[in-house]
RNA sequence: GACUUAUGAAGAAAGGAUGAGGGAAUGGCCCUUUGACUCCUUGGCAACCUGUUUUUUAAUAAGGUGCCAACUCCAACGGUUUUUACCGAAAAAUAAGCA
Numbered sequence: 001g002a003c004u005u006a007u008g009a010a011g012a013a014a015g016g017a018u019g020a021g022g023g024a025a026u027g028g029c030c031c032u033u034u035g036a037c038u039c040c041u042u043g044g045c046a047a048c049c050u051g052u053u054u055u056u057u058a059a060u061a062a063g064g065u066g067c068c069a070a071c072u073c074c075a076a077c078g079g080u081u082u083u084u085a086c087c088g089a090a091a092a093a094u095a096a097g098c099a
Base pairs, nucleotide, nucleotide: 003097004096005095006094007093013042014041015040016039017038021031022030023029026075027074028073043068044067045066048064049063051060052059053058072091077088078087079086080085
């Protein structure tokens, strides 16, 4: 990387280094020199796997991941609908599995 399944209205940042981009892609709209992105340290959130406890459709958080601006930032394709709004799909992300 391919395939399968599940999930996304919640939650969680400080310090240091560097110095101009970043939010997947298109459009929008945002974040950003009051320091983005990335890296390091420390901390935290969460509960997919796992461990423990027979309160088991639960609790907990030691381990494997993940995450810590905005609903997956919004739309895009289809449907309902009067604008609005809602539902679904696609794509992407993450986890677990599989060859």
SAM riboswitch aptamer (S box leader) from a Crocinitomicaceae bacterium, 99 nucleotides, folded computationally. The coordinates come from a structure-prediction model, not an experiment, and the mean pLDDT is 81. It matches the Rfam family "SAM riboswitch aptamer (S box leader)". From the family's description: The SAM riboswitch is found upstream of a number of genes which code for proteins involved in methionine or cysteine biosynthesis in Gram-positive bacteria. The SAM riboswitch acts at the level of transcription termination control. The predicted structure consists of a complex stem-loop region followed by a single stem loop terminator region. Rfam links the family to the GO term regulation of gene expression. NCBI's taxonomy places the organism under Bacteria, Pseudomonadati, Flavobacteriia, Flavobacteriales, Crocinitomicaceae.